[in-house]
RNA sequence: CCGCCCAUAGCUCAGUUGGUAGAGCAGCGGCCUUUUAAGCCGAGGGUCCCAGGUUCGAGUCCUGGUGGGCGGA
Numbered sequence: 001c002c003g004c005c006c007a008u009a010g011c012u013c014a015g016u017u018g019g020u021a022g023a024g025c026a027g028c029g030g031c032c033u034u035u036u037a038a039g040c041c042g043a044g045g046g047u048c049c050c051a052g053g054u055u056c057g058a059g060u061c062c063u064g065g066u067g068g069g070c071g072g073a
Base pairs, nucleotide, nucleotide: 001072002071003070004069005068006067007066010025011024012023013022019056028042029041030040031039049065050064051063052062053061
C1' cells in the first nucleotide's frame, strides 16, 4: 500500500425480506432460608463505533472515516 471480517446493554452475543432492538450472565428489588449460597419472580439498563446518503421508514442497504483482527505485497 491492497483485500477480507468484526464494532448492538456493564460483559458474551442474537436481531429473518428494511417496519422503530432482544437473550444469557452480571448488577438492583422481592420471595425462600437462622444467615449466606443456590433456586424462583420482577423491574431497570442502549445516540446500535462516527459522519453523510438512499427511503415514508435504516442496527440492516450505499459512501467515507475511526478502532480491532486476518491475509497478501